Context: one part of a larger RNA
RNA sequence: UUGGGCGUAAAGGGCAUGUAGGCGGUUAUACGAGUGUGAAUUUAAAGGCUAAAGCUUAACUUUAUGUUUGGUUUGCAAACUGUAUAACUAGAGUACAGAAGGGGAAACUGGAAUUCCGCGUGUAGGGGUGAAAUCUGUAGAGAUGCGGAAGAAUACCGGUGGCGAAGGCGAGUUUCUGGUCUGUAACUGACGCUAAUAUGCGAAAGUGUGGGGAGCAAACAGGAUUAGAUGCCCUGGUAGUCCACACUGUAAACGUUGCACGCUAGGUGUUAGUAGAUUGUUCUGCUAGUGCCGUAGCUAACGCAUUAAGUGUGCCGCCUGGGGAGUAUGCUCGCAAGGGUGAAACUC
Numbered sequence: 001u002u003g004g005g006c007g008u009a010a011a012g013g014g015c016a017u018g019u020a021g022g023c024g025g026u027u028a029u030a031c032g033a034g035u036g037u038g039a040a041u042u043u044a045a046a047g048g049c050u051a052a053a054g055c056u057u058a059a060c061u062u063u064a065u066g067u068u069u070g071g072u073u074u075g076c077a078a079a080c081u082g083u084a085u086a087a088c089u090a091g092a093g094u095a096c097a098g099a100a101g102g103g104g105a106a107a108c109u110g111g112a113a114u115u116c117c118g119c120g121u122g123u124a125g126g127g128g129u130g131a132a133a134u135c136u137g138u139a140g141a142g143a144u145g146c147g148g149a150a151g152a153a154u155a156c157c158g159g160u161g162g163c164g165a166a167g168g169c170g171a172g173u174u175u176c177u178g179g180u181c182u183g184u185a186a187c188u189g190a191c192g193c194u195a196a197u198a199u200g201c202g203a204a205a206g207u208g209u210g211g212g213g214a215g216c217a218a219a220c221a222g223g224a225u226u227a228g229a230u231g232c233c234c235u236g237g238u239a240g241u242c243c244a245c246a247c248u249g250u251a252a253a254c255g256u257u258g259c260a261c262g263c264u265a266g267g268u269g270u271u272a273g274u275a276g277a278u279u280g281u282u283c284u285g286c287u288a289g290u291g292c293c294g295u296a297g298c299u300a301a302c303g304c305a306u307u308a309a310g311u312g313u314g315c316c317g318c319c320u321g322g323g324g325a326g327u328a329u330g331c332u333c334g335c336a337a338g339g340g341u342g343a344a345a346c347u348c
Stems, first nucleotide, its partner, number of pairs: 004319003007302002012316001014201004021194003025088007033081002035077008048067002050064005091191001092188003095184005103177007110154001114150008125136002162169002206247006215241002220236004258315006266293012297304002321348003330341004
């Protein structure tokens, strides 16, 4: 609860597509549903309110051309909303010409590094730490040279740089494929905005089946440290990390800031375009991003400030003291782990 809010105090859904619904550009005409303004009628009595009267006053009672809200019928108006018709181009989309990009999917290829294996050289250590030890090595390690195998990740470029709705995306080549921006203003002619339910996507960890397994590494084992050490440190090491197909559906999923569209000082970087000056490399503009500083304004302050947290409109989501508790219960989804929805008693 006809109120106030949601960057940090409680509060923006993880993100999108889109159904219902809500809202919706300019002009003209018609209608008169909403709307406005009259009239008639009804709205029992009691009650409430207003004004009087009666009990000594009050409560109480009584009286009134009274009042109270709504309905029905009907007259008028036509600005706004709506409906219908006809048109328009500033919103939205299409076309054409260009541009950039780690956007997505699949296949193939490369070079460093790491580990392991084989052979050679070579001899006593190596490794690790604060210091050590476990560990490893004369059955020849570590170091070094050559050859081979495997898996994973892609140095430099690399950048408050790019792309994507978000999660996220980084070696190279090819194929398939989504979106964006700039310019022209040719075409359509409001086709739009938002979005409950729904549907899809959704890091990491985890789950199922089958592969793969170099390095790293929960669990686990040992060595240290310590009063103890179920830790931090060290030596090992299994799930996992990787791939395919299914599931899970959560994160500090954060810009802790929903989406869309207007309006409101500037300055300075940078990315992609483009126009005009110049002319031999710069300058001045215009769009679309991405940063920093800052005026007005806002804010409890911090700060935000044309990428708003300013100022307006539309729609959605959410909040209402702390704990109990994101618990219990019910329902629902999941193979499970668990997820979604989500209280109360009690207590301060």

The prediction has a mean pLDDT of 85. Small-subunit ribosomal RNA, central domain from a metagenome, 348 nucleotides, folded computationally. It matches the Rfam family "Bacterial small subunit ribosomal RNA". Rfam links the family to the GO terms structural constituent of ribosome and ribosome. RNAcentral holds the full RNA, with entries from SILVA.